[in-house]
RNA sequence: GCUCCGUAGCUCAGCAGACAGAGCGCCGGCCCGCGAAGCCGGAGGUCGCGGGUGCGAGUCCCGCCGGGGCCG
Numbered sequence: 001g002c003u004c005c006g007u008a009g010c011u012c013a014g015c016a017g018a019c020a021g022a023g024c025g026c027c028g029g030c031c032c033g034c035g036a037a038g039c040c041g042g043a044g045g046u047c048g049c050g051g052g053u054g055c056g057a058g059u060c061c062c063g064c065c066g067g068g069g070c071c072g
Stems, first nucleotide, its partner, number of pairs: 001070006009024004017055001026042005048064005
């Protein structure tokens, strides 16, 4: 210098449109002699930060910050 990524505790979804989601984990309940498994429910999010465009941005643009890869 080029390129990809940054969304829940973890791993990741999310054609510019409505309340931002899943699995795992966590909490509670049911079940069970007690657990595990199973079933039901629940909590948990400044979408890395700051700007911009637009009626509307997790999504597009710009600048930073952090991480991976490539080149010199």
Background:
This is a predicted structure of a 72-nucleotide RNA (transfer RNA) from a Planctomycetota bacterium. The sequence is in RNAcentral, with records from ENA. Lineage of the source: Bacteria > Pseudomonadati > Planctomycetota. Its Rfam family is "tRNA". Gene Ontology term of the family: triplet codon-amino acid adaptor activity.